Predicted 3D model of a 174-nucleotide RNA (FMN riboswitch aptamer (RFN element)) from Actinoplanes flavus. Model confidence (mean pLDDT): 77 of 100. Rfam family: FMN riboswitch aptamer (RFN element). Rfam describes the family as follows. The RFN element is a highly conserved domain that is found frequently in the 5'-untranslated regions of prokaryotic mRNAs that encode for flavin mononucleotide (FMN) biosynthesis and transport proteins. This element is a metabolite-dependent riboswitch that directly binds FMN in the absence of proteins. The organism belongs to Actinoplanes, within Bacteria.

RNA sequence: ACGCGCUGGCGGGACUCGGUGAAAUUCCGAACCGGCGGUGAUCCGGCACGUUCGUGCCGGUAAGCCCGCGACCCGGCUGCCCGCACCACGGCAGCCGGUGGACCUGGUGUGACUCCAGGGCCGACGGUUGAUCGGCGACAGCUGAUCAGACAGUCCGGAUGGGAGACAGCGCGC
Numbered sequence: 001a002c003g004c005g006c007u008g009g010c011g012g013g014a015c016u017c018g019g020u021g022a023a024a025u026u027c028c029g030a031a032c033c034g035g036c037g038g039u040g041a042u043c044c045g046g047c048a049c050g051u052u053c054g055u056g057c058c059g060g061u062a063a064g065c066c067c068g069c070g071a072c073c074c075g076g077c078u079g080c081c082c083g084c085a086c087c088a089c090g091g092c093a094g095c096c097g098g099u100g101g102a103c104c105u106g107g108u109g110u111g112a113c114u115c116c117a118g119g120g121c122c123g124a125c126g127g128u129u130g131a132u133c134g135g136c137g138a139c140a141g142c143u144g145a146u147c148a149g150a151c152a153g154u155c156c157g158g159a160u161g162g163g164a165g166a167c168a169g170c171g172c173g174c
Stems, first nucleotide, its partner, number of pairs: 002173007010165001016030004032153001033123002035069004043060008064121002073098009103119005125157003129148008
């Protein structure tokens, strides 16, 4: 160095200006952001060789929309919440499975969905405003009905969570 096991912390970015409006970081115009592994003709560095400019090797770097993964969401099973018992619904946890967004044109070239130029496109779930009438109130607000309304990649929340994975340490093997 490599293989196996254990442990540890780490592990996602982004709303600025103008417009409309009672209300928008949610709409409209412009702007802004891009997890992990792989691939890769980019770029940088080193070494070796030889016709000083190439060839080969090594290391680093290089895709939101190429391949795969993760988050989110959905389903199944099991357990718990669970009551005297059973069933159903619901919630939580574990395991297993599923779904899962978006790119073209031109250039270079043997070769590009990755380079260069141009133009596009995509981004889980829940929340979010006001008026009138009524109720409660600790006077901050909460709540019922009716009417109108405004739609989040970026705000708030689940999440001090989970996590692809990269790294470090220890043990054993070799």